[in-house]
Order: sequence, then C1' cells, then structure tokens
RNA sequence: UGAGGCAUAGCGCAGUUUGGUAGCGCGCUUGGUUAGGGACCAAGAGGUCGUGGGUUCAAGUCCCGUUGCCUCAACCA
Repeated sequence: UGAGGCAUAGCGCAGUUUGGUAGCGCGCUUGGUUAGGGACCAAGAGGUCGUGGGUUCAAGUCCCGUUGCCUCAACCA
C1' cells in the first nucleotide's frame, strides 16, 4: 500500500439471504419459594445496531465515505 472479514444490551451472539414492531442465552433488578442461601418459578429494566452521509413511505439490513480490530498479500530488511 492492496484485498477480505468483523463492529447489535454489562458479556457471548442471532437477525442481513427476501428492507417492514430490535431478539436469544448468561448476567442484573423486584417478587414468590426457603430458617437463610443456591436451585427453581413469575415479572421487569437495560440498545438511537462503531461513526458521518445517501436512497426509500420505511434501513441493523441497500449504496458511498470514514474509524477501530483481525487475517492474507505486497513492499523493506
């Protein structure tokens, strides 16, 4: 320098194929259960989907730019 991949809740991920209400597991909070805890049961909170723009009635999803990380190649030695 070039090519490819990844970025979504505190953590790990799905959702992109085919644009149409943002989800799952763990964790967290509250309640139940228990002598108390764990386990179990019920309920709940938590996200402007890395970032800036564009297309569209509508974008996590499509298009362009950009940032970070990973891999490969090239270059140097």

Background: The RNA shown here (transfer RNA) has 77 nucleotides and comes from Candidatus Scatosoma sp. The sequence is in RNAcentral, with records from ENA. It matches the Rfam family "tRNA". About the family: Transfer RNA (tRNA) molecules are approximately 80 nucleotides in length.